[in-house]
Molecule: transfer RNA
Organism: Clostridia bacterium
RNA sequence: GCAAGAUUAGCUCAGCGGUAGAGCAUUACGUUGCCAACGUAGGGGUCGUGAGUCCGAAUCUCAUAUCUUGCU
Numbered sequence: 001g002c003a004a005g006a007u008u009a010g011c012u013c014a015g016c017g018g019u020a021g022a023g024c025a026u027u028a029c030g031u032u033g034c035c036a037a038c039g040u041a042g043g044g045g046u047c048g049u050g051a052g053u054c055c056g057a058a059u060c061u062c063a064u065a066u067c068u069u070g071c072u
Base pairs, nucleotide, nucleotide: 001071002070003069004068005067006066007065010024011023012022013021018055026042027041028040029039030038048064049063050062051061052060
């Protein structure tokens, strides 16, 4: 330098253009003499960034940043 892949909650990851989710973690409550475990409820997201297409974009297009792998 070229190509491919990844980027979504604190972490690991889902998500057919039509209200953004799960597990773990975290908070409160219940259960217990206490802890753990279990149960119930909740909080937490400018979907890496900037544009474009569209009635409507996490999703499609373009540019760009970071990381990983391969080639040279």